RNAcentral holds the sequence, with entries from ENA.
Transfer RNA from a Nanobdellota archaeon, 73 nucleotides, folded computationally.
Its Rfam family is "tRNA". It is annotated as a transfer RNA.
The organism belongs to Nanobdellota, within Archaea.
The coordinates come from a structure-prediction model, not an experiment, and the mean pLDDT is 83.

[in-house]
């Protein structure tokens, strides 16, 4: 200093050629039990690392910079 990747909900990841972002765990509440935990229903929670462009529309394509991983010299 150059190359590849990767960054989406509290975590771990999804989202096949661009069309108003899910899922598992986890949390809250409910039923249900003497109670606890299990289960079963409901909910709640994400300006998609941060700018910008390109489209009628961008997590998704082009820049640019920020973290982290791996490789070369």
């Nucleotide at each position: 200093g150059c190359c590849u990747c990767u960054g989406u909900a509290g975590c771990u990841c999804a989202u096949c050629c661009g069309g108003u972002a899910g899922a598992g765990c986890g949390c809250a509440a409910g039923u249900u039990u003497c109670g606890u935990a299990a289960a079963c229903u409901u909910g709640a929670g994400g300006u998609a690392g941060g700018g910008g462009g390109u489209u009628c529309a961008a997590g998704u394509c082009c820049c640019c910079c920020c973290a982290g991983a791996g490789g070369c010299u």